[in-house]
Molecule: small-subunit ribosomal RNA
Organism: uncultured bacterium
RNA sequence: GAUGAACGCUAGCGGCAGGCCUAACACAUGCAAGUCGAGGGGUAGUUCCGAUUUAUCGGGAUGAGACCGGCGGAUGGGUGAGUAGCGCGUAUGCAAUCUGCCCUGUACAGGGGAAUAGCCCAGGGAAACUUGGAUUAAUGCCCCAUAGUAUCAUCGACCGGCAUUGGUCAUUGAUUAAAGAUUUAUCGGUACAGGAUGAGCAUGCGUCCCAUUAGCUUGUUGGUGUGGUAACGGCACACCAAGGCUACGAUGGGUCGGGGCCCUGAGAGGGGGAUCCCCCACACUGGUACUGAGACACGGACCAGACUCCUACGGGAGGCAGCAGUGAGGAAUAUUGGACAAUGGGCGAUAGCCUGAUCCAGCCAUGCCGCGUGCAGGAAGACUUGCCCUAUGGGUUGUAAACUGCUUUUGUACGGGAAGAAACACCCCCACGUGUGGGGGCUUGACGGUACCGUACGAAUAAGGAUCGGCUAACUCCGUGCCAGCAGCCGCGGUAAUACGGAGGAUCCGAGCGUUAUCCGGAAUUAUUGGGUUUAAAGGGUCCGUAGGCGGGCGGCUAAGUCAGUGGUGAAAGUCUGCAGCUCAACUGUAGAAUUGCCAUUGAUACUGGUUGUCUUGAAUCAAUGUGAAGUGGCUAGAAUAUGUGGUGUAGCGGUGAAAUGCUUAGAUAUCACAUAGAAUACCGAUUGCGAAGGCAGGUCACUAACAUUGCAUUGACGCUGAUGGACGAAAGCGUGGGGAGCGAACGGGAUUAGAUACCCCGGUAGUCCACGCCGUAAACGAUGGAUACUAGCUGUCCGGGGCACAUUGGUGUCCUGGGUGGCCCAGCGAAAGUGAUAAGUAUCCCACCUGGGGAGUACGUUCGCAAGAAUGAAACUCAAAGGAAUUGACGGGGGCCCGCACAAGCGGUGGAGCAUGUGGUUUAAUUCGAUGAUACGCGAGGAACCUUACCAGGGUUUAAAUGUAGUCUGACAGUCCCCGAAAGGGGAUCUUCUUCGGACAGAUUACAAGGUGCUGCAUGGUUGUCGUCAGCUCGUGCCGUGAGGUGUCAGGUUAAGUCCUAUAACGAGCGCAACCCCUGUCGUUAGUUGCCAGCAUGUAAAGAUGGGAACUCUAACGAGACUGCCAGUGCAAACUGUGAGGAAGGUGGGGAUGACGUCAAAUCAUCACGGCCCUUAUGUCCUGGGCCACACACGUGCUACAAUGGCCGGCACAAUGGGCAGCCACCCCGCAAGGGGGAGCGAAUCCACAAAACCGGUCUCAGUUCGGAUCGGGGUCUGCAACUCGACCCCGUGAAGCUGGAAUCGCUAGUAAUCGGAUAUCAGCCAUGAUCCGGUGAAUACGUUCCCGGGCCUUGUACACACCGCCCGUCAAGCCAUGGAAGCUGGAAGCACCUGAAGUCCGUUACCGCAAGGAGCGGCCUAGGGUGAAGCUGGUAACUGGGGC
Repeated sequence: GAUGAACGCUAGCGGCAGGCCUAACACAUGCAAGUCGAGGGGUAGUUCCGAUUUAUCGGGAUGAGACCGGCGGAUGGGUGAGUAGCGCGUAUGCAAUCUGCCCUGUACAGGGGAAUAGCCCAGGGAAACUUGGAUUAAUGCCCCAUAGUAUCAUCGACCGGCAUUGGUCAUUGAUUAAAGAUUUAUCGGUACAGGAUGAGCAUGCGUCCCAUUAGCUUGUUGGUGUGGUAACGGCACACCAAGGCUACGAUGGGUCGGGGCCCUGAGAGGGGGAUCCCCCACACUGGUACUGAGACACGGACCAGACUCCUACGGGAGGCAGCAGUGAGGAAUAUUGGACAAUGGGCGAUAGCCUGAUCCAGCCAUGCCGCGUGCAGGAAGACUUGCCCUAUGGGUUGUAAACUGCUUUUGUACGGGAAGAAACACCCCCACGUGUGGGGGCUUGACGGUACCGUACGAAUAAGGAUCGGCUAACUCCGUGCCAGCAGCCGCGGUAAUACGGAGGAUCCGAGCGUUAUCCGGAAUUAUUGGGUUUAAAGGGUCCGUAGGCGGGCGGCUAAGUCAGUGGUGAAAGUCUGCAGCUCAACUGUAGAAUUGCCAUUGAUACUGGUUGUCUUGAAUCAAUGUGAAGUGGCUAGAAUAUGUGGUGUAGCGGUGAAAUGCUUAGAUAUCACAUAGAAUACCGAUUGCGAAGGCAGGUCACUAACAUUGCAUUGACGCUGAUGGACGAAAGCGUGGGGAGCGAACGGGAUUAGAUACCCCGGUAGUCCACGCCGUAAACGAUGGAUACUAGCUGUCCGGGGCACAUUGGUGUCCUGGGUGGCCCAGCGAAAGUGAUAAGUAUCCCACCUGGGGAGUACGUUCGCAAGAAUGAAACUCAAAGGAAUUGACGGGGGCCCGCACAAGCGGUGGAGCAUGUGGUUUAAUUCGAUGAUACGCGAGGAACCUUACCAGGGUUUAAAUGUAGUCUGACAGUCCCCGAAAGGGGAUCUUCUUCGGACAGAUUACAAGGUGCUGCAUGGUUGUCGUCAGCUCGUGCCGUGAGGUGUCAGGUUAAGUCCUAUAACGAGCGCAACCCCUGUCGUUAGUUGCCAGCAUGUAAAGAUGGGAACUCUAACGAGACUGCCAGUGCAAACUGUGAGGAAGGUGGGGAUGACGUCAAAUCAUCACGGCCCUUAUGUCCUGGGCCACACACGUGCUACAAUGGCCGGCACAAUGGGCAGCCACCCCGCAAGGGGGAGCGAAUCCACAAAACCGGUCUCAGUUCGGAUCGGGGUCUGCAACUCGACCCCGUGAAGCUGGAAUCGCUAGUAAUCGGAUAUCAGCCAUGAUCCGGUGAAUACGUUCCCGGGCCUUGUACACACCGCCCGUCAAGCCAUGGAAGCUGGAAGCACCUGAAGUCCGUUACCGCAAGGAGCGGCCUAGGGUGAAGCUGGUAACUGGGGC
């Protein structure tokens, strides 16, 4: 885009079309084929006349129905079952034919006869129907006559034809005719000829799928003869011959009416075959003939069958695939209508009759077309309209509405009102050829009072459907929360859904809109136009070769292909174009074009073909010279191995990562000699060579084949490819017979391992080897079919030929050339990788193969094979991918380089004990919450007895508080005292403002704004951890690539470093590194108090205590200094090395701060902030008490120890940082002590604080101790409202475990570890052994980078990208689905054989009928149908079973 559509929602009108696609299922009822009295006889009835006895009779006229006869029922109308066929289409032929009615022409119609319907009579039957008798007519039937120039046959002549033979003329022979009617004019009848129309037959070409259908055929193919037919013909029969069809698809199976045309498409094509037209076939199913011009006959006949109906059970009737209509089926398809007015048909002389053909109407949005549902104005963008959104300002619906003006298609009412009709007949007139033509008049409308026209009324009567994530035009809110649902594909939905549902708004169409189904297009996705095959699907394993396809140069002839002209045909309708008619359009009319085709004919001859002649370049042959692991069959060689025998010799050998099994004192292994056996051929040996491929390797002989070069001697296109076919064809395997050293599936044993049906080891059978025969497959690979030609180069190598140069005993070098085999690379090609004269380039020819993945190279069938199996080779079902090449990452029990307390080398710990602290778990009313590998666990917490506090129990409360606004009220509130209560809180008493009288101030109360440590860290901001202080992460421009992307950032060096240098299609730049900042180490300058004191002086028991000093230390500000700067070596440089110099410091001096792009949906909603959600007499808030401190247990982090490098006692020395007024506290007194009581100084370089280890001396002497201090008892101190749960400290007593810690594991590279003490924050106090700082004493070790862990760069592989904690394979378990096999069971179609055999044609026939013609009867042949049987084909189903998919 389309539809004979259907379904859902919706619906105002008209025109034109269309309307059982399914059950060729069954049909009630009505209608659809009759007509003619001018062919015939004639009845009932009606009517007239007469008679009559009113029962009736006679005559006349008219005259149904039925009957005889004629014509028509073979047309029209329906359907598409069958049919793969000369059925259809197209083009021819009939010299092989027929043709009623119609037209033309010629001729004719004389005589006679016998019947039979009807009618009448008599019977049978329920009916349908039927029997007998008598009588009768015709345009019914029969006989005779008439017959040439008619027809047929025969023979002869002429003309024609491809032929059988045709036409004309002549001869001979044979043979058939006729009907009348009505009234004067016609209509009919017969014969023959011609025409027209219709029909029949034959032929060329075209006409679906399956080869898993490959052979079919006996009247079959042909001939002769006969029969039959309108006619040819095996159409039928008899005889004879053995043919005919088929890979260019016979036969078989499946499906199907064909065409004009219709849909789609640019076309070529693809799909279809409704309506309309042509042809065919059919008429309940099957068969058969009759009649006829025509049928094997839709509304005829006979028979058989199925079904339905009637029946008196004896027997009968029927055929809607005609029009309506009914049932059924189905998603689905209409009225039991009107009329013959028109068109057409039948009959008839006519009038006319008949006509479900036809013309109309009815139903249905089924389609196409047209019209309408109003038009214009109207912004304060109105009303807080409404609804919706919102940042609350507003936006949107929206000029939309209201309102004003206008119009009246449609509608309603009333009125008018067609065309379609021209005729026939009849009447009149005219013409002439006298039965024809023309003119005039008259008559006829189903549709229908319809179309159309006019008047009035009044915006009045009339809008929906789908969609809004992308494709695809159109976006927000709410609800929901992987639910409900959506979905054409991708995919949406797990609490902020533009995707579900609703709403608002928008978009697209519009009396329709969507959905479903089907077809074409896009799809170059079957590729003729117009595709591919190295790696995506796809080159046959290789060659030979048949058919076929294709084919070299130059001529001649021909004209099949090809091209051009002409003629015929290509029905109409349709399509296209012009014009015209309905108001337009759809629709219709008319004219033209087109109909790309087929046939015939005339011409052209370039190309292809055919034929003929010739040529040598393709191809082949010959000769010469060479080449090679080419093949087949013999002969033969040495090394090695194994075995045997003998010798020597002694304890192991062998094997592995390490072992064991195994062999060995019966003498192995080792070694020597000899012998035997089988298999394979070291070195040469190589991108070497040969072969069609598979493949081929010691030497040599014989035979065979091939290739290359040269010669250009011979033939003269002999060529290329190659379906079917044939041959060869690794390894394994199979058969028969040999052989068997080594190796070695299976198997045995030993190891390894969780296991080890493996890898490793010890053995070992088939096999491997030979001969003969099968198999016929491989990643049979260059994953690249063969042939020919052409298209830039460079460089090896193998086999030939030639030239030049030099040497000359073979040679060496170089150049050219032919063939083979390699490497690199232009152009080109390619998706890229790549390929690139050995093409995957440019072209031609031929073959093979491919068309998404899986199912599946499976099933079934067939062929081959001894088997194994091979070849050919599907479908159902299922998925939305599978795949290729390349890119960036990530990963690897891949590689290379490098780094780090990463290992190693060391020192000290943890893990064992007790305690402290945190966590898990458990418990609990609650043990609040968070943090959970590294990167949680002395973490948030740098201070949980109350408070904190978030938790629990109980008791209260409903605004505790800030601020603001508005309203009302009051003059207080607070304080003090008392009572109740656990407290919160409640109650009482007391006290009680200012004022300029406006109010101010304060309070109470109400309303609005609150509050939440409730949820979501996966909605967020901010902050933080980690990789990691690792050296990386990027950008601009340029360049490369189709692109992702790359380059830069790589390479060679160097560095702590992407640090720097060199090189370089890159050149630069940014964030990181480094540096800049702070502390510390040296010096200088300035300054000199509270700090300092060398020199001078005073002074003390002593003391910078004092005068003074400004040197030193120190303090704290500013500078200097270090930069590989200098030297030596190495190096291009950067840089590195040096026990170098100088220097306080040397190669980043040490430390800190500083953390790139990013990763972990890392942590935190409980610091804070914040979106959304939730609670609101509670999840808010207040209070008391409890809990966060529990305790079978497990883990982390620490402290103290286990002791003599120590404990205890005594003596004695030296810090730094930091802090201090509700504070630090000297000093004095009391207390054993914690502490208490006094009390100076200091808001601090001024005052306050014993530093400890160390050192000196004494004691203890290796013990669970004079170690260790847990635990417990008692007594106290301090803080605090309060130390019970649950504080710290002191004293006395008690004196646990623990004697250096398993597997494992942590920290540290120098002022570091270790060890020693000190200070501070928090803080009333403190569970601090924690955290953060400060100083004192002060080591050991690093060979080195193999390994463990982590990281960086380069490279490689990848089926990973949630990125190896990835991906993913198979069985098993459960469910569902389709399918194969299967004992069987049950259908279908077609054929074969036998039996039976209706109707009927044909044939035969003495007895019956008939004058005869003929008939009846009987018999025969054939056949539909029926029955039986065997075999095959194809479905359905099935216990059980196989694999497959999800």